[in-house]
RNA sequence: GUCCCGUUAGCUCAGUCGGUAGAGCACUUGACUUUUAAUCAAGGGGUCAGAAGUUCGAACCUUCUACGGGACA
Numbered sequence: 001g002u003c004c005c006g007u008u009a010g011c012u013c014a015g016u017c018g019g020u021a022g023a024g025c026a027c028u029u030g031a032c033u034u035u036u037a038a039u040c041a042a043g044g045g046g047u048c049a050g051a052a053g054u055u056c057g058a059a060c061c062u063u064c065u066a067c068g069g070g071a072c073a
Stems, first nucleotide, its partner, number of pairs: 001072007010025004019056001027043005049065005
């Protein structure tokens, strides 16, 4: 320098063919318990890495940039 993959909740990751984003763990509250833990129930938490474009509508398609990983030279 060229090419490929990844970036989504505090962490690990889903998210199909574009239609208003989820799980597990963690956290908070409540129930249960003498207490803790465990168990059960409920809840909070996201400008989907950034910007622009396409579209009625973008986490998803296109372009550029940043960061991480890999291949070739």